[in-house]
Context: one part of a larger RNA
């Protein structure tokens, strides 16, 4: 100087209080550990591995195991030599890579062409080691308020001042004051979005107000953008305005700033995101990709065909359904938003109890389609039961996608009806349009997530006295035999 202290002070986080709803039990999904196995490839292991790489294992991936083939090779590129085609189709043998047989048997600038092949050589390849040899990338700590540098000055120096000190701030954010006086990385603002209004532009978007058709009508009128037309209104696109403690009182060191309060769509950083300083863990990755060195070179490359990654006495994270009346069935019936659609999204009709088919209208999309939102209301039903809770798990019978659904997909009817009556020690999450609780949508994708994961948008709360105490952090400050 720093670590650290079951030292002191002095603040701050859903850290603790206060509340609201889980997990820990049960069924089931999903990772993981363990044991199994020819193989169950590999990595990740406190917080910061365990719905994690993996935005999607039936082959295919795929890296693992059996089995069978190949060895200048499945892939480059380069030289010498010798050949014609290769490719496509189609027939046999095989599990199948491949091996054999037939058709066709090129182009043209006629060569040291291009292409293909077979031998030689150099030489490809390797998800084979090392993240403790590495780049480049990500975690953490942390959106923590911190981290340094120049001159100056003090100290023999190591260092120190400054960055401490009195306020104050979300914040080393700003004031005051100082042997400092400036400056850089960070904060915060400039960036997206979203809340208000204005001003242009109005198709495919909207339809107040005039006229038209249609339909319904109790002949009052009422639905329908369908049609002329309209820009008023929604909503899109662009562009500007608005928010700065700017005004007004209190307080404050005539500061900074901090209460209250007007006005305002909005108020004190308005929400929400993008953005992670100096550095810590020899943190994670050599299997995203690159790469040093080692190692393999008829195999640790490489091709197929099957199998496993899906195995099951167990145990552990993380989810989903539930255990029921604030409920569960049937029947009407109201309201989003984000987004995708040409190897596609697929209306109306029609078959089928459905899952689907049959057909193809429309639409590269503000137009067509997925598209039913669902909780919600409004009648009926159940009346407290292992039930009309709950839907596991098993038998039949089907759809669909694809070469192939046995190992090993999904969904569909029929039948079957476990468990579970609200959960032990402990434990997690959230401060507001949040939590809780509905449902919709995408990417991966042939298919395949009601359970992951990124997003949308409907209903929508409770409670915060407070910093004593648990965690984790920032500042000063003190002790140490520790570096």
């Nucleotide at each position: 100087u720093g670590a650290c202290g079951g030292g002191g002070g002095c603040c701050c986080g859903c850290a603790c209080a206060a509340g609201c709803g889980g997990c820990g039990g049960a069924g089931c999904a999903u990772g993981u550990g363990g044991c199994u196995u020819a193989a169950u490839u590999c990595g990740a292991c406190g917080c910061a591995a365990c719905g994690c790489g993996a935005a999607g294992a039936a082959c295919c991936u795929u890296a693992c195991c059996a089995a069978g083939g190949c060895u200048u090779g499945a892939c480059a590129u380069a030289c010498a030599u010798c050949g014609g085609a290769a490719a496509c189709a189609u027939c046999c043998a095989g599990a199948g890579a491949u091996g054999g047989g037939u058709g066709c048997c090129c182009c043209c600038u006629u060569g040291u062409g291009g292409u293909c092949g077979g031998u030689g050589u150099a030489c490809a390849g390797g998800u084979g080691g090392u993240g403790c040899a590495u780049g480049g990338c990500u975690g953490u700590c942390g959106u923590c308020a911190g981290c340094u540098c120049g001159u100056g000055u003090c100290g023999u120096g190591a260092g120190a001042u400054g960055u401490u000190g009195g306020g104050u701030u979300a914040a080393g954010u700003c004031c005051c004051g100082c042997a400092a006086c400036g400056a850089g990385c960070g904060c915060a603002a400039c960036c997206c979005u979203u809340g208000u209004u204005c001003u242009g532009u109005g198709u495919u978007g909207c339809c107040a107000g005039c006229a038209u058709g249609c339909c319904c009508u109790u002949c009052g009128g009422g639905g329908u953008g369908a049609u002329g037309g309209g820009g008023a209104c929604u909503c899109a696109c662009a562009g500007g305005a608005g928010a700065c403690u700017g005004c007004c009182g209190g307080g404050g060191u005539c500061a900074a700033c901090u209460c209250g309060g007007a006005g305002g769509a909005a108020g004190g950083u308005g929400g929400g995101g993008a953005c992670g300083a100096c550095g810590u863990c020899a943190a994670g990755u050599c299997a995203u990709c690159a790469u040093g060195c080692c190692c393999c070179u008829u195999a640790u490359g490489u091709c197929u065909u099957g199998g496993g990654c899906u195995g099951c006495a167990c145990a552990c994270g993380u989810g989903c359904u539930a255990c029921a009346a604030u409920g569960g069935c049937c029947g009407g019936u109201a309201c989003a938003a984000u987004g995708a659609g040409c190897u596609g999204c697929g209306a109306u009709a029609c078959c089928g109890u459905g899952a689907g088919g049959u057909g193809g209208a429309g639409c590269g999309a503000a137009u067509c389609u997925c598209a039913a939102a669902a909780a919600g209301c409004c009648g009926g039903u159940c009346u407290c039961a292992g039930u009309u809770c709950g839907g596991a798990u098993u038998g039949g019978g089907g759809u669909c996608u694809g070469c192939a659904a046995c190992u090993c997909g999904a969904c569909c009817c029929c039948a079957u009806g476990a468990a579970g009556u609200c959960g032990g020690a402990g434990u997690c999450g959230c401060u507001a349009g949040u939590a809780a609780u509905c449902g919709c949508a995408g990417a991966u994708c042939a298919g395949c997530a009601u359970u992951g994961c990124u997003g949308c948008g409907g209903u929508g709360a409770a409670u915060a006295c407070g910093u004593u105490c648990c965690c984790g952090g920032g500042c000063c400050u003190u002790g140490u035999a520790c570096a």
This is a predicted structure of a 483-nucleotide part of an RNA (small-subunit ribosomal RNA, 3' major domain) from Streptomyces milbemycinicus. The full RNA is in RNAcentral, with records from ENA and SILVA.